[in-house]
A computed fold for a 382-nucleotide RNA from a Propionibacteriaceae bacterium, annotated as Bacterial RNase P class A. The model forms 89% of the base pairs in the Rfam consensus. Its Rfam family is "Bacterial RNase P class A". Rfam classes the family as a ribozyme. Model confidence (mean pLDDT): 76 of 100. The gene name in the source record is rnpB.
Order: sequence, then structure tokens, then C1' cells
RNA sequence: CGAGUCGGCCAGGCGAUCGCGGUUCCACCUAGUGGGGCUGAGGAAAGUCCGGACUCCGACGAGCACGGUGGUGGGUAACGCCCACCCGGGGUGACCCGCGGGACAGUGCCACAGAAAACAGACCGCCCCUCGCAGGAGGGGUAAGGGUGAAACGGCGGUGUAAGAGACCACCAGCAUCCCAGGUGACUGGGGUGGCUAGGUAAACCCCACCGGGAGCAAGAUCGAAAGGACGCGUCCGCGCGUCUGCGGAGGCGCUCGAGGGCUGCUCGCCCGAGCCUCCGGGUAGAUCGCACCAGGCUGCUGGCAACAGCAGUCGCAGAUGGAUGAUCGCCCUCCUGCCUCGGCAGGAGUACAGAAUCCGGCUUACCGGCCGACUCGUUCC
Repeated sequence: CGAGUCGGCCAGGCGAUCGCGGUUCCACCUAGUGGGGCUGAGGAAAGUCCGGACUCCGACGAGCACGGUGGUGGGUAACGCCCACCCGGGGUGACCCGCGGGACAGUGCCACAGAAAACAGACCGCCCCUCGCAGGAGGGGUAAGGGUGAAACGGCGGUGUAAGAGACCACCAGCAUCCCAGGUGACUGGGGUGGCUAGGUAAACCCCACCGGGAGCAAGAUCGAAAGGACGCGUCCGCGCGUCUGCGGAGGCGCUCGAGGGCUGCUCGCCCGAGCCUCCGGGUAGAUCGCACCAGGCUGCUGGCAACAGCAGUCGCAGAUGGAUGAUCGCCCUCCUGCCUCGGCAGGAGUACAGAAUCCGGCUUACCGGCCGACUCGUUCC
């Protein structure tokens, strides 16, 4: 210099004006306005996939069913997440990928092609026999060769044979089993014995081990109307008595019969008094809480390879529910275009994905542009 691998970070900055949500103070005056102060989205707030906190319901305990997880060790509140390692695969390498228990418990499946796809199997070829003058035909043997396929029942060399074949032998691979050494462990290294050989598939059923009670902030808690309807009590009405007008009928006025409420917790007393109590509507509408301070962020030290943990200091960080978080202007910065006296001027743009709704830890997905760090390979020079 070129080509890469991995990890981390940012998501224009400052100021002014106007507007919106929250909170606090003050004022008006009353429950709403106005003014001042402070504050107001993200790395994914998203998908709602996994795990928890919290709440209610259920519950002695255990088992079945169902669902999930699946190398080993660790981290964590927990996880299907993270870290480290093992094994397998890919890359020259940094590094990346793996839904990575069991196919000697049982069952099922293996497209197309191919003769045959799992208690094997004879299409071509090879060998033997019979027939035929011959091309050839029929029967038998053969899995060493060809061909098909993702996969053909160990590989290679020899012995052997009519040709062949673990039929036999050496070596190698692999399987089962035993021993030794290292490691917490997955596993690794070495040695012995055995039979000559075992296909794949469990994101097919299934088996094994472990985990899981259900619903979810519209959870749940506190307060709690109105209209309308029903029963009852009472006023009024009405009855009675008195009195006035009046011959009378009739009318006016007064008194008694007074639910309920206040003084007052009860009795008495005093005053007010025409509505009142209970139930349904309905624990409904609505309001408040839950609800913003918590497995919290940052810095430093210590332990650990790391994930992470401990200690000390410091910070306070949205809270709507007709659902706020926006717009304009100026300066700086960045990028693009043009001019050009080559470092100034002019113009334009600041954009992607996206937007809290109970909270937290993850995963996954989306994303304009850019910055930083560690490492690898190639080439050249010193």
C1' cells in the first nucleotide's frame, strides 16, 4: 500500500421564538386558567419470540397427559441468553458455522435413476456347463470390474479359485470391550482382546435426562354517580273540630293527625320541614392508585481467561390515555455541486430504520452515513 476478520461507538452541535405533555412555585380566583423554573424517545422504543419481577386465581403431595430444552463446565433472578472449552465442518489465515442426547429398545420412511435401497440384489461384464457350423440361446456360479444413485453391505495388497469372495492372511479405517496416563468434565493420547463390518433418517413416531400450575397492568386495589324503575313512609288531598261570611249549599282561615333533617352520641326540648328510606340500574359510568428508585446508570479499585461478581464514590433519568415529545430562524460542523486568483466564494442537503404505554434481562428483524480499536494474509522498501 492492497485485500480481509472481529469488537466497540455515534445517529449533527449550540442559541432564539412559537406550540404540546409532565412536575413544582406563584397569582387570579377557584379547580380551571395565566406566568416563572425544571424536564420530555431508541439503538432498536419494533416483532411480541424466550426468560423473569409484579398481580389475581388455584393448590397436601405425587403421577399421567401435553409442551419445551438437549456436547461439557461456568455466569445469571431466570432463560431457548451470555462466556470459556470439547467435538465435527469451512477458510492459507485472523476467524466463521453447527436444532451437537440415543439409530445395539421397538416401529416407520429412503423421491428420481437403477437389476437391486436393507433378513439384499445378477443389467452389462467375467467363469463353468449344455445346445448350435456360426452370430448366439438356455442353465448355473460370481459383488473383483462397468453402469445408476445423496447413499450399493469396509479400503488396499496378497494367498486362493474355473472365475471369484474376510474364504484365509498382513496393514489401515471403523465398531464393541478392557487397561494405563492427562483433564472438574465433554474429551484426548497410548496399549490389549474380539468378531471380520455394522447404511442413512429422531426439525418421523419413539426412548432417556432435565424443566414447566393457569391467566395477564384491559393484571389487580380503593372510592363511586346520574337518568329511569319498584316497594314503603309522609306532605298535599281528604276526614273531624272550632271560627268567619252566610237562610242553606258552598267557600276562606286556624288546630290535630308530621316522614325526614339540624342543635346532639342518647332522652327531653327547640327549630326547619315536603319530601324521604330501601332495592334494581350497578360495584356499572367515572375517578384515583398500581406508575416511573431499580436484578439502575457512570467512574475507580479488587477477583476471574471471560461472561460476571464484590467494594467505594457519584448521578436522578419520559410517564401520555381524543395517547405529548413538533415547527421556524441564525451560527458552527459535515457532505455534494459549480466558479476559481487553489483556498476562498456561491448554491443545495443534513436524509436511514423507526417512534415509549407495567417494568426488567435477552434474542431476532430494519437501518443513510461515519468514527475508533485489535488482529490476519499478500506485495514492496529499510